[in-house]
RNA sequence: UACUCAUCCAGAGAGGCGGAGGGACCCGACCCUUUGAAACCUCGGCAACCGUUCAAGCGGUGCCAACUUCGGCAGACAAAUGUCUGACAGAUGAGAG
Numbered sequence: 001u002a003c004u005c006a007u008c009c010a011g012a013g014a015g016g017c018g019g020a021g022g023g024a025c026c027c028g029a030c031c032c033u034u035u036g037a038a039a040c041c042u043c044g045g046c047a048a049c050c051g052u053u054c055a056a057g058c059g060g061u062g063c064c065a066a067c068u069u070c071g072g073c074a075g076a077c078a079a080a081u082g083u084c085u086g087a088c089a090g091a092u093g094a095g096a097g
């Protein structure tokens, strides 16, 4: 990197460093951010996919603004703003090549 399966409206932040971006990509919207973004480090926490365990727990991952921030494609409902369902895409874990 491509494939299979499961989950994605719950939950969980402080410090250091850094110095302007960030929220996956494209378009649009919206939001966060110099009262300090991303990246990185330390500590803490959440969760329960996998391993282990009688269990508690421990370990391997993951995660810690907003539904995966919302929309884009298809459909249903509605006078309309919209609401809902599904798909696509994406993320994470496990598996197999």
Base pairs, nucleotide, nucleotide: 003095004094005093006092007091008090013043014042015041016040021032022031023030026072027071028070029069044064045063046062049060050059051058052057068089073086074085075084076083077082

SAM riboswitch aptamer (S box leader) from Candidatus Villigracilis proximus, 97 nucleotides, folded computationally. The coordinates come from a structure-prediction model, not an experiment, and the mean pLDDT is 81. It was read from a public genome assembly, where an Rfam model found it. Of the family's consensus pairs, 93% are formed in the model. Lineage of the source: Bacteria > Bacillati > Chloroflexota > Candidatus Villigracilaceae > Candidatus Villigracilis.